[in-house]
Context: one part of a larger RNA
RNA sequence: CGUUGAUUCUUGAGGGGAUUUGACUCUAGUACGAGAGGACCGAGUUGAACUGACCUCUGGUGUGACUGCUGUCCUGCCAAGGGCACCGCAGUGUAGCUAUGUCGGGAAUGGAUAACUUCUGAAAGCAUCUAAGAAGGAAGCCAACCCCAAGAUUAGGAAUCGUUUGAGACCCGUAAGAGAUGAUUACGUUGAUAGGCUUUAGGUGUACGCACAGUAAUGUGUUGAGCCGAGAAGUACUAAUCCGUCGAU
Numbered sequence: 001c002g003u004u005g006a007u008u009c010u011u012g013a014g015g016g017g018a019u020u021u022g023a024c025u026c027u028a029g030u031a032c033g034a035g036a037g038g039a040c041c042g043a044g045u046u047g048a049a050c051u052g053a054c055c056u057c058u059g060g061u062g063u064g065a066c067u068g069c070u071g072u073c074c075u076g077c078c079a080a081g082g083g084c085a086c087c088g089c090a091g092u093g094u095a096g097c098u099a100u101g102u103c104g105g106g107a108a109u110g111g112a113u114a115a116c117u118u119c120u121g122a123a124a125g126c127a128u129c130u131a132a133g134a135a136g137g138a139a140g141c142c143a144a145c146c147c148c149a150a151g152a153u154u155a156g157g158a159a160u161c162g163u164u165u166g167a168g169a170c171c172c173g174u175a176a177g178a179g180a181u182g183a184u185u186a187c188g189u190u191g192a193u194a195g196g197c198u199u200u201a202g203g204u205g206u207a208c209g210c211a212c213a214g215u216a217a218u219g220u221g222u223u224g225a226g227c228c229g230a231g232a233a234g235u236a237c238u239a240a241u242c243c244g245u246c247g248a249u
Stems, first nucleotide, its partner, number of pairs: 001151001005161006014148004020048007032037001050105005058099004065092005070085006109143003116136004168246003172188005193239003196235005202228003209222005
C1' cells in the first nucleotide's frame, strides 16, 4: 500500500519441522540341529544421541540483600556508622537467567507403490506373475503428529458493532508475561498498571542500646534478634488528569 469501515473468532491452498537407534527380559533354551549352537513372528522393559518446554528438586550465576575482615578519609571525640580501595576482600544467597537439573517427543494407523512374491490366464491346445483381470509387499512416498499460514491479488468464512445520532483506532500517561528503537502485552479513577504503605514466602544469621560477669579482650541476657525482601497478597496515599487527532467510495 492492497484486501471497498471496524472488533473478535476462524477455514486451510500452500509451506516448514519431526521421522534415529542400542541393549535386555518373556515367548524359549522352544522351532531347527547328531551336537555345538540357536531363531522368525509377537509382547514388554530400559538406555544413547538429537530435540521442545520449564526452574519444584540438584547445582551455577546472582556488581539487588545480609554478615565477617583490612587500610585510609570523614561524621568534633567514645561508641556507632558513611565514602574509597577490582563488587576492596571473604562467606551465604531471594527473584530473574540458566544445565550438568526436571518433565515431554519421535507412538499407533490408513492409502498408493519399489525390488520382489503370487492367483487366474491367453497370444502359442502346453507352459507362463501379464498381454485383459485380481492379490500381497519397505526405515522410503502421500496422509496422520507439531508449527506457520488468506499478499491463497482466486486477498476466503462467521458473529457482532457502525457509516457523522462516530463503530473503532491513535496520540498521551502508568508499566512488563514485552523490549535496541518501533512493535507486543496489561492498565488508565466504573482503576490494583507502577511507586509508596501494611502483611508475608524467603535470605542473612542473634542488630543498636541497656543490664549483668570479667582488670580487660570478651561473654551472657534482652533475641532466631535486627536488617533486607527483584517473589506473593492486600490497600487508592502518589502518578495514570483534562484537552485532542484520524475515521467508513
The part of an RNA shown here (large-subunit ribosomal RNA, domain VI) has 249 nucleotides and comes from a Minisyncoccia bacterium.
RNAcentral holds the full RNA, with entries from ENA.
Its mean pLDDT, the model's own confidence on a scale to 100, is 90.
It matches the Rfam family "Bacterial large subunit ribosomal RNA".